[in-house]
Formats: sequence, structure tokens, C1' cells
RNA sequence: ACAACAGUUUUCUAGGGUUCCGCAAUGAUUAUUGGUCUGGACCGAGAGAAAACGCACAAGUUUCAAAGCUUGUGUACACGGACGGAUAAAAACCUGGGAGAU
Repeated sequence: ACAACAGUUUUCUAGGGUUCCGCAAUGAUUAUUGGUCUGGACCGAGAGAAAACGCACAAGUUUCAAAGCUUGUGUACACGGACGGAUAAAAACCUGGGAGAU
């Protein structure tokens, strides 16, 4: 100095805060404050989990040959900031398999 190029979606988890609900305090029936409130709900992983689809290969079935269908196997590896951004807000979210490291 160069190279790595990675399938998609859903559900959930680690994690995360505070719009809403609940809770607590003040207050007095409207409301204000509090996440230094376990929670409901919400956000949520490339480097966390599972499943489905997809893809590759093999076998079977069918066929003149294919396509299709079924089954099995595989889908690896992966240290990593800060600033900044979104939303009410924050984050292992986005930036980002980026910079950098190796």
C1' cells in the first nucleotide's frame, strides 16, 4: 500500500430510556413533578437466540430431457471507538462488517 463484500423477514433476548398507562409525591377531583419507580406498553443487536423463506449441494420421485415436488446437509468467520443522527427519550438502534486494529 492492497484485499476480505457477508441473503431477507418475523418473534424474542442482553441492553435502553420516559411520550402514553400504571406507581409515588405534591396538590385537591383539573393538574404538576418524579425513570435516583419493580412494571404494562415502547425502542432494540452484523459481530445475541430461534423460526420461516431464500440460496448451494446430494439423494429420491417424475420426465425423452428439463421444470416441479419430497428428504437430507450446509449457509462459515467476525476485535472495534469517539463525534454526530432519529424518535418523547435513550441504547449493543442508525452512522457501521464504517474509521481504526489485525